[in-house]
RNA sequence: CUCAACAAAUGGCCGAAGCUUCAUGUUGAAGCGCGGGGGAACCAAUAAAGGGGGCGAAUUUCCGUAUAUCCGGCUGCGGAUUACGGAAUAGGGCUACCCAGGCCCGAGCCCGUCAGCUAACCUCGUAGGCAGAAAUGGGAAUACAA
Numbered sequence: 001c002u003c004a005a006c007a008a009a010u011g012g013c014c015g016a017a018g019c020u021u022c023a024u025g026u027u028g029a030a031g032c033g034c035g036g037g038g039g040a041a042c043c044a045a046u047a048a049a050g051g052g053g054g055c056g057a058a059u060u061u062c063c064g065u066a067u068a069u070c071c072g073g074c075u076g077c078g079g080a081u082u083a084c085g086g087a088a089u090a091g092g093g094c095u096a097c098c099c100a101g102g103c104c105c106g107a108g109c110c111c112g113u114c115a116g117c118u119a120a121c122c123u124c125g126u127a128g129g130c131a132g133a134a135a136u137g138g139g140a141a142u143a144c145a146a
Base pairs, nucleotide, nucleotide: 012130013129014128018032019031020030021029022028023027033126034125035124036123037122038121043116051114052111053110054109055108060088061087062086063085064084065083066082068081069080070079071078072077091105092104093103094102095101097139098138099137100136
């Protein structure tokens, strides 16, 4: 000097997931704030079957592969399901304010046959995780100095 990994502080990012007080010293409780669910009238909905529903941006479509499963069939094969891979997409995030541009995500989990909306009312949560020299251009705001 360069590269990589780990840790800490300040500040920051996803998310509702923060603040204060009391007790207590591992943590618990309460309040405020933020967020979710259930729950009338009115309205909406209305056969059966495959059940149905909630949190979340995370829905939907197509293609391919499989010595997989099921059904049909006439040697060929077709359809559905599942798993994996890929391309898109409703929608969502970052770029410490906005626009353009740029970079990403488009998962997962839960209830358990039960829930449309929904005032009063009832009830639950307040977790977890993450990052490094990059892509910039224009505009706005604030502070300091002259």
A computed fold for a 146-nucleotide RNA from a Syntrophomonadaceae bacterium, annotated as c-di-AMP riboswitch aptamer (ydaO/yuaA leader). Its Rfam family is "c-di-AMP riboswitch aptamer (ydaO/yuaA leader)". About the family: This family represents a conserved RNA structure found upstream of the ydaO and yuaA genes in Bacillus subtilis and related genes in other bacteria. The sequence was found by an Rfam model in a public genome assembly.